Predicted 3D model of a 136-nucleotide RNA (SAM riboswitch aptamer (S box leader)) from Spirilliplanes yamanashiensis. Its mean pLDDT, the model's own confidence on a scale to 100, is 81. It matches the Rfam family "SAM riboswitch aptamer (S box leader)". Rfam links the family to the GO term regulation of gene expression.
Formats: sequence, C1' cells, structure tokens
RNA sequence: ACCUCAUCCAGAGGGGCUGAGGGAUACGGCCCGACGACGCCCCGGCAACCACCACGCGCGCUCGACGACGAGCGCGGCGCGGCAGGUGCCAAUUCCGUCCCGCCGCGUGCCUGCGCGAUGCCGGGGAAGAUGAGAG
Repeated sequence: ACCUCAUCCAGAGGGGCUGAGGGAUACGGCCCGACGACGCCCCGGCAACCACCACGCGCGCUCGACGACGAGCGCGGCGCGGCAGGUGCCAAUUCCGUCCCGCCGCGUGCCUGCGCGAUGCCGGGGAAGAUGAGAG
C1' cells in the first nucleotide's frame, strides 16, 4: 500500500521564515492569495478516536455447601462522567457538483414522458478522500 470498523453540517489563531500559487485527484463552479495565501517552524488553542481513572448496568469465573443473594476478580461488553498521556485538527459541510434514487421548481409535450437545476443554504445512498482504532 491493501483489508475491517467508526466518524466527517460542531469547535479552535497569533508570531517568525519563505515567496506564488492554493483549496487531495480530473473537469466544472465557487472561494483563499503580494493587505503574503499554500508550505515549514515556534507558541497558543479545539475536540475527545485510543490509552488511563471513577461509577452504574450486563456477562463470565471463584468463594460463601446448592438456589436467591452477597463479596472478590476479569471483560477487545454497554453507558454516564473525568483527565489530557498517544494521535488528530484549527477558511468555507470532506468548499460544492459529477454516479443512483426521491421530492421540489422551471421548460417542453399530452399520455403519466423528456430535458434542465452545480444558489434547490433540498433529502437519502454510492464512489473517492481524510482521521482514528484494529487486523494481517
């Protein structure tokens, strides 16, 4: 790299360096950018995926001779909360559309159809991507 699962309409910026493109990819749209974007570094912040802690419930094991019940331990079970160690992130929904379905609107037609919509702040799904966790 590939594979699996979860999430992706919330949130969070200052300084220094650099100097021309950037917003993943193709096309289209729309934005950001010499009032310095993008990128890199420092500091700050956001969030809470994983880890850790506490509690509740469930399940399993052991013990109380059995049951009820209770205690202890465990859980790669679930939930609520805490913390901020490992990641991540800090323009715009993953900036929006592209493929499929539905609704709506407009145009056209009169047999229930066809075309358009990227400003329809529409809905659902898919594809692709990002991040985390895992598997191998």